This is a predicted structure of a 532-nucleotide part of an RNA (large-subunit ribosomal RNA, domain I) from Cyanoptyche gloeocystis. It matches the Rfam family "Bacterial large subunit ribosomal RNA". Its family is annotated with ribosome and structural constituent of ribosome in the Gene Ontology. Lineage of the source: Eukaryota > Glaucocystophyceae > Cyanoptyche. RNAcentral holds the full RNA, with entries from ENA.
Context: one part of a larger RNA
RNA sequence: GGCUUACGAUGGAUACCUAGGCAUUCAGAAGCGAUGAAGGGCGCGAUAACCGGCGAUAUGCUUCGGGGAGCUGGAUACAAGCUUUGAUCCGGAGGUUCCCGAAUGAGGUAACUCCUUGUACUAUCUGUGAAUCCAUAAACAGAUUAAGAGCGAACUCGGUGAACUGAAACAUCUUAGUAACCGAAGGAAAAGAAAGCAAAAGCGAUUCCCUUAGUAGCGGCGAGCGAACGGGGAGAAGCCUAAACCAACAAGCUUGUCUUGUUGGGGUUGUGGGACAGCAUAACGGUAUAGUAAGAAUUAGGUGAAGCAAUUGAAUAUUGCACCAAAGAGGGUGAAAGUCCCGUAAUCGAAAAUUUAAACUAGCCAGCUGUAUCCCAAGUAGCAUGGGGCACGUGAAAUCCCGUGUGAAUCAGCGAGGACCACCUCGUAAGGCUAAAUAUUCCUGAAUGACCGAUAGCGUAACAGUACCGUGAGGGAAAGGUGAAAAAGAACCCCUGGCUGGGAGUGAAAUAGAACAUGAAAUCGUAAGCCU
Numbered sequence: 001g002g003c004u005u006a007c008g009a010u011g012g013a014u015a016c017c018u019a020g021g022c023a024u025u026c027a028g029a030a031g032c033g034a035u036g037a038a039g040g041g042c043g044c045g046a047u048a049a050c051c052g053g054c055g056a057u058a059u060g061c062u063u064c065g066g067g068g069a070g071c072u073g074g075a076u077a078c079a080a081g082c083u084u085u086g087a088u089c090c091g092g093a094g095g096u097u098c099c100c101g102a103a104u105g106a107g108g109u110a111a112c113u114c115c116u117u118g119u120a121c122u123a124u125c126u127g128u129g130a131a132u133c134c135a136u137a138a139a140c141a142g143a144u145u146a147a148g149a150g151c152g153a154a155c156u157c158g159g160u161g162a163a164c165u166g167a168a169a170c171a172u173c174u175u176a177g178u179a180a181c182c183g184a185a186g187g188a189a190a191a192g193a194a195a196g197c198a199a200a201a202g203c204g205a206u207u208c209c210c211u212u213a214g215u216a217g218c219g220g221c222g223a224g225c226g227a228a229c230g231g232g233g234a235g236a237a238g239c240c241u242a243a244a245c246c247a248a249c250a251a252g253c254u255u256g257u258c259u260u261g262u263u264g265g266g267g268u269u270g271u272g273g274g275a276c277a278g279c280a281u282a283a284c285g286g287u288a289u290a291g292u293a294a295g296a297a298u299u300a301g302g303u304g305a306a307g308c309a310a311u312u313g314a315a316u317a318u319u320g321c322a323c324c325a326a327a328g329a330g331g332g333u334g335a336a337a338g339u340c341c342c343g344u345a346a347u348c349g350a351a352a353a354u355u356u357a358a359a360c361u362a363g364c365c366a367g368c369u370g371u372a373u374c375c376c377a378a379g380u381a382g383c384a385u386g387g388g389g390c391a392c393g394u395g396a397a398a399u400c401c402c403g404u405g406u407g408a409a410u411c412a413g414c415g416a417g418g419a420c421c422a423c424c425u426c427g428u429a430a431g432g433c434u435a436a437a438u439a440u441u442c443c444u445g446a447a448u449g450a451c452c453g454a455u456a457g458c459g460u461a462a463c464a465g466u467a468c469c470g471u472g473a474g475g476g477a478a479a480g481g482u483g484a485a486a487a488a489g490a491a492c493c494c495c496u497g498g499c500u501g502g503g504a505g506u507g508a509a510a511u512a513g514a515a516c517a518u519g520a521a522a523u524c525g526u527a528a529g530c531c532u
Base pairs, nucleotide, nucleotide: 001531002530003529004528005527006526007525008524009523016481017480020452021451022449023448024447025446026445027444028443029441030440031151032150039100040099041098042055043054044053047077050074051073052059061094062093063092064091065090066089070082071081072080105114106113107112115118121148122147123145124143125142126141127140128139155186156184157183158182159181160180166173170220196203197202207234208233209232210231211230217225218224238433239432240431241377245265246264247263248262249261250260251259252258253256270411272376273375274374275373276370277369278368279367285365286364287363289362290361291360292359295356296355297354298353299352301348302347303346307321308320309319310318322339323338324328330342331341332340382406383405384404385403386402387401388400392418413428414427415426416425417424468475469474489516492503493502494501
């Protein structure tokens, strides 16, 4: 020096555990904000640095309910107190709520400063009010509205809108109307009651799912893109205006059986409808509007069966003998518990608030015939041109939308059926509203898992978006386990500057001693044997 064995040191793998995550299902909720939000700053405790809670009424105040013996948060210590005259605690409703922040009297380097103590600005209304007579604009003043403003995870609609990439290069194309940014709204949004589809038979608003179908098509016919009709389901709900006509009121000058405007009536359709004329006028109903409201649900809770002995440090295991079960879900308890505890099945319960709602009340809706005089949404439809969007890249390119130009018809009308024309068929544009089926989950409750188990699972099981890094935008960790019990954390003695350490003691165990459960490997040592 090497090898082997034994015993240690170091280290923190492994198995076990879970306080935290992940995913899904069902239900709720889907907003908060000028009555000042979200998010913060600074304070509030006997002692008080941090977290949580709260706001100068500051670890809390009032009240109404629940509950029934302890309480003064995490958090142990000590002090001082509270409480069966019902505290702490749980729930409903109130009160308080400094400063900043949309931040709004002015300013500002957020949480501050200053003054004259102020809804800043916008919207709405009223008044004053030029050129310019009436008027009007600006501006100013006043008033009103709980008006708007800001924040918020995804979902929705709209506006703007890439590139990497693919095409094995690349330009049309693709990625993709995606990402990103902006605007707006709701609990859903959007769409929606045919100027629709179809095809000689018919259907009957919209939305979503399955299929049709990777079909028909589109496509440097490359890469790729990619329907619809029809069929089966979920869910179903239909309505209101404009116009013609009538009436009232107002204004105008052209004084009319006028025009325009406002309000009310009327009217709403495609086997065309309505006005208009005539007849009838009330029954069965419907209702998405408003109100009342039985009941129900949610926000605290109550009752709730049945086991002992031996063994053990400890019994829930084992042995022996029992019991309950509308309860043998689950969790805890010194090892594994239906019968020890919390619960579970079942059942009962609200002063107050919120939601929902049978039913009722009010309101609203709701006829037939005839004629062909009137009406039936205009800078619209269409056309030309330039674009966009339709699965469809300009193509034979319909249908839909936009810019520019042009520009009809009123039911004997007009549009569509993939250029266009005819016939035929279908529909009735140029106004609007509309629940459900559908999408999503920052959030609340319940439940589940051939999901993870501390290098996993969220970045965060822990005082984590912290420490730390960066001028900044931003990036972003590591870190769990003594024991049944610490009201057993090692009195006392020895070594010692201290940390270790050796006894003693606790404990079932201290090789469970706080650098604490298990304690692998690398690595280091001590002893013995063998080899050199």